[in-house]
RNA sequence: AACGUGCUCCGGGGUCGGUGAGAAUCCGAACCGGCGGUCAAAGUCCGCGACCCGCGAGUCGGCCUGCAACCGCAGUGCCGAUGGACGGUUGAACCGGUGGAAUUCCGGUACCGACAGUUAAAGUCUGGAUGGGAGAAGCACGUG
Numbered sequence: 001a002a003c004g005u006g007c008u009c010c011g012g013g014g015u016c017g018g019u020g021a022g023a024a025u026c027c028g029a030a031c032c033g034g035c036g037g038u039c040a041a042a043g044u045c046c047g048c049g050a051c052c053c054g055c056g057a058g059u060c061g062g063c064c065u066g067c068a069a070c071c072g073c074a075g076u077g078c079c080g081a082u083g084g085a086c087g088g089u090u091g092a093a094c095c096g097g098u099g100g101a102a103u104u105c106c107g108g109u110a111c112c113g114a115c116a117g118u119u120a121a122a123g124u125c126u127g128g129a130u131g132g133g134a135g136a137a138g139c140a141c142g143u144g
Base pairs, nucleotide, nucleotide: 002143003142004141005140006139007138008137010135015029016028017027018026030124031123032113033112034048035047036046037045043111044110052088053087054086058082059081060080061079062078063077064075065074066073067072093109094108095107096106097105115127116126117125
């Protein structure tokens, strides 16, 4: 160097107007784009995360049974809560140019965006979320 163990910290962005009794949800215009990879830089290529649907290790509480008979212990059982790992589902781009190489750069024209709530339909408002997390950075110790 590399490897292992532990810890700290960081880790999602985006609106104005019009109509109307009522819309930041409709109409018009605008704005936004997590993480890793990819001989060249990605919302739309490959993969991951979260949300959602399953499954369920373990943990916690209560009841019951046995032992104890003060405390409590065990589980062969039942109910509730939580829920690692694992599985499923999960949107969207083409053309031209440059170049050794680009669906990633340049030019053009497009497209996509969970769930619940909201006097009117949501990528942008409110909420789960002061959450979680792919991962980024750093520190310490050990082997060497």
Model confidence (mean pLDDT): 84 of 100. A computed fold for a 144-nucleotide RNA from Citricoccus sp. CH26A, annotated as FMN riboswitch aptamer (RFN element). It was read from a public genome assembly, where an Rfam model found it.